Transfer RNA from a Nanopusillaceae archaeon, 72 nucleotides, folded computationally. It matches the Rfam family "tRNA". It is annotated as a transfer RNA. The same sequence occurs in records of 5 taxa. Model confidence (mean pLDDT): 82 of 100.
[in-house]
RNA sequence: GCCGCCGUAGCUCAGCGGUAGAGCAUCCGGCUGUUAACCGGAGGGUCGGGGGUUCAAAUCCCCCCGGCGGCG
Numbered sequence: 001g002c003c004g005c006c007g008u009a010g011c012u013c014a015g016c017g018g019u020a021g022a023g024c025a026u027c028c029g030g031c032u033g034u035u036a037a038c039c040g041g042a043g044g045g046u047c048g049g050g051g052g053u054u055c056a057a058a059u060c061c062c063c064c065c066g067g068c069g070g071c072g
Base pairs, nucleotide, nucleotide: 001071002070003069004068005067006066007065010024011023012022013021018055026042027041028040029039030038048064049063050062051061052060
C1' cells in the first nucleotide's frame, strides 16, 4: 500500500429500513435468623465521527478514525 471483518449500556454481545435489547455488573425491594443463592423492579445509550439516500437509517451508500486478520 491492497483486501476482509469488527466498533451498540460499565463488561460480553444481539438487533428484517419502522418504539434500541439480553446476560453479567450497579442500585432498590422480596425471600432468609444473617450472608450467599434465588425472585421482582429501577437507573444507565451522540448505536466510533461526518456526509448522502429515504416519509423514516444502529441497519443501505461514500469518506474518515480506531482494533483484528490476511496479502504484498